About this RNA:
Predicted 3D model of a 91-nucleotide RNA (c-di-GMP-I-GGC riboswitch aptamer) from Saliterribacillus persicus. The coordinates come from a structure-prediction model, not an experiment, and the mean pLDDT is 76. The sequence was found by an Rfam model in a public genome assembly. Lineage of the source: Bacteria > Bacillati > Bacilli > Bacillaceae > Saliterribacillus.

Formats: sequence, structure tokens, C1' cells
RNA sequence: UCAGAGAAAGGCAAACCUAUUGAAAAAUAGGGACGCAAAGUUACAGAUCUUCUAUUGCUUUAUAGCAAUAAUGAUGGCUGUGCUGCCUGAA
Repeated sequence: UCAGAGAAAGGCAAACCUAUUGAAAAAUAGGGACGCAAAGUUACAGAUCUUCUAUUGCUUUAUAGCAAUAAUGAUGGCUGUGCUGCCUGAA
């Protein structure tokens, strides 16, 4: 530098269950393994999700409900880019 996957050395840990936190999405810890060659990072662009909040519109006598946008927060085990890195083989 190139190629790869026996889950192999070592590593991570979905669903689900329990506890806690939160308005929610979800998070953390323990159990648990569906999977993962970056299932390391989240820096950038996008995507998805949430509704304690604001604005606008629609429905309604009204309370209120719904939708869109913004904002808030969440997801890296969603996509692309960037940065970093283990093992094996080859040159």
C1' cells in the first nucleotide's frame, strides 16, 4: 500500500426483560445476543423521530383537535464526507 472475515486473539452488542431519568423521542445501568471489519468518532452536509414551546392555516359556539413551518431535543446499529484504529493474508 492492497485485499479480507474464521467472530476468530481481542472488541462492540439488536430485539426483549428489570431498575432509574425524561413531557416525548429516547438515554443510563444490569441481564441478554440479532447482528457488526470500523456497530470507533460525530466534526460537516443530509435523513428520520419527539412535542414541554411559538407562528400561521383549517375544523369547532367554545374548550379543543388537526396540518404546515420554526424552534427544542433524540438517533451514528440511518446516508455521504472527514479523522482515527485492531487482527489475518499478500506485495